The part of an RNA shown here (small-subunit ribosomal RNA, central domain) has 348 nucleotides and comes from an uncultured bacterium. It matches the Rfam family "Bacterial small subunit ribosomal RNA". Its family is annotated with structural constituent of ribosome and ribosome in the Gene Ontology. The RNAcentral record of the full RNA draws on ENA. The coordinates come from a structure-prediction model, not an experiment, and the mean pLDDT is 90.

Context: one part of a larger RNA
RNA sequence: CUGGGCGUAAAGCGCACGUAGGCGGCUUUGUAAGUUAGAGGUGAAAGCCUGGAGCUUAACUCCAGAACUGCCUUUAAGACUGCAUCGCUUGAAUCCAGGAGAGGUGAGUGGAAUUCCGAGUGUAGAGGUGAAAUUCGUAGAUAUUCGGAAGAACACCAGUGGCGAAGGCGGCUCACUGGACUGGUAUUGACGCUGAGGUGCGAAAGCCAGGGGAGCGAACGGGAUUAGAUACCCCGGUAGUCCUGGCCGUAAACGAUCCGCACUAGACGGAGGGGGGUUCGCCCUUCUCGGUCGCAGCGAAAGCGAUAAGUACGGCGCCUGGGGAGUAUGGUCGCAAGGCUGAAACUC
Repeated sequence: CUGGGCGUAAAGCGCACGUAGGCGGCUUUGUAAGUUAGAGGUGAAAGCCUGGAGCUUAACUCCAGAACUGCCUUUAAGACUGCAUCGCUUGAAUCCAGGAGAGGUGAGUGGAAUUCCGAGUGUAGAGGUGAAAUUCGUAGAUAUUCGGAAGAACACCAGUGGCGAAGGCGGCUCACUGGACUGGUAUUGACGCUGAGGUGCGAAAGCCAGGGGAGCGAACGGGAUUAGAUACCCCGGUAGUCCUGGCCGUAAACGAUCCGCACUAGACGGAGGGGGGUUCGCCCUUCUCGGUCGCAGCGAAAGCGAUAAGUACGGCGCCUGGGGAGUAUGGUCGCAAGGCUGAAACUC
């Protein structure tokens, strides 16, 4: 290098955009770089291989052949690939008309609940637990009524519902804005797919600066439990959780399943559209999305099964026994925490 793999055994980058590269629809003509065939030259000798021969045999030596799978020149072919070129519309994109959606950003706004504050009623308990205690309360708590303040989150609707590339997105209204889908076939005419590097996005926690702080709550204090209890339970409670700006760049970032395209039985639910028919009950059909079961096939099995883990192609990433170890070292990024890249000795 070839060969084998990547849902659960080791293995799909968290996700996207995109550079180089790789790969690429139908068709005309040309070319002849790749490709194929013929011829010529070269491919030293020895060695290897085959057939012989010589030392008594063998090793060894000698002779002949084959081979040297390569390179160069030349002639020819013109299918396929490349290059150039005339076109095409089915891939891709654009345009027009629609409806769906927690898609994103900003601004505004609503009610319930919670806590606190003020006032009224009211009196001895309240709270909490398996049981208690710490705790709160005669300086009037808990309960209840009215008023006020604050912050955070949005019950019901709510759904193997929807949207988004992923992370993720849920009260309501407005503004700006991205994508997908359906129908029309109007426009361009292969403009495509993937994507090493690169760039951007990226939950939570954490970090920096400034705000905010109701509830919850690492750390911490106390009460219990216990042999002990640095826990589980209870009473408190600081960072944090929230906002603005800037970092971090990780995750069981999961469908543990990379992206794209094509093909391969069906059945039954759900979501968004379209077209027919209708006795307006509904029926037939088509596209897209999201599920359950299942044929063939696949699979070590369990299972997967048009949303493939089936059949194939193009491109990228990754794996190669366990531990040592995602450690050491070097490099690089970061304010730090640490991230990325990433061994070996030794050992089983």